[in-house]
RNA sequence: GGGCACAUAGCUCAGUUGGUUAGAGCGCGUCUCUGAUAAAGACGAGGUCUCAGGUUCGAAUCCUGAUGUGCCCAC
Numbered sequence: 001g002g003g004c005a006c007a008u009a010g011c012u013c014a015g016u017u018g019g020u021u022a023g024a025g026c027g028c029g030u031c032u033c034u035g036a037u038a039a040a041g042a043c044g045a046g047g048u049c050u051c052a053g054g055u056u057c058g059a060a061u062c063c064u065g066a067u068g069u070g071c072c073c074a075c
Stems, first nucleotide, its partner, number of pairs: 001073007010026004019057001028044005050066005
């Protein structure tokens, strides 16, 4: 220098042929339970879906570029 894949909650990830509110598990907070913990149960908080443009009535999802990470090829 060229190519491919990935980027969604604190962590690990799901979410597809664009559409009604963005989700799960773990973790976190409050409550119930207990003599007190743990476990279990109920409720809740937490997100600009990496960034910037574009297409569209509508974008986490499609297109372009950038950034970061991983892998491959070349010198």